This is a predicted structure of a 100-nucleotide RNA (SAM riboswitch aptamer (S box leader)) from Aquimarina sediminis. The RNAcentral record of the sequence draws on MGnify. The prediction has a mean pLDDT of 78. Rfam family: SAM riboswitch aptamer (S box leader). About the family: The SAM riboswitch is found upstream of a number of genes which code for proteins involved in methionine or cysteine biosynthesis in Gram-positive bacteria.
[in-house]
RNA sequence: UUAUUAAGAAAGGUGGAGGGAAUAGACCCUGUGAAACCUUAGCAACCCUUUAUAUAGUAAAGAAGGUGCUACGUUCUAUUCGUGAAAGCGAAGAAGAUAA
Numbered sequence: 001u002u003a004u005u006a007a008g009a010a011a012g013g014u015g016g017a018g019g020g021a022a023u024a025g026a027c028c029c030u031g032u033g034a035a036a037c038c039u040u041a042g043c044a045a046c047c048c049u050u051u052a053u054a055u056a057g058u059a060a061a062g063a064a065g066g067u068g069c070u071a072c073g074u075u076c077u078a079u080u081c082g083u084g085a086a087a088g089c090g091a092a093g094a095a096g097a098u099a100a
Base pairs, nucleotide, nucleotide: 001100002099003098004097005096010040011039012038013037014036018029019028020027023078024077025076026075041070042069043068046066047065048062049061050060051059052058053057074095079092080091081090082089083088
């Protein structure tokens, strides 16, 4: 910089108090064991592989390899716009995350 931010998928061991990105508020998970690390398993299909094609791209299939992920859920609010008497609702943005 570009794309996605829909869905999906977990057990065990070590560990021992935090975690849900950061700030504030709310909410949620957590000694019936948080974070982190390890093992195994899985999910997905960004890179990738195969096939077809007009070789640019597109479509279909796949999962060996490089990443990523496996509570709700990128939890909500915060900025802007629309609507509304208000509560709220909708859209966008910002920030973050992941990949190339």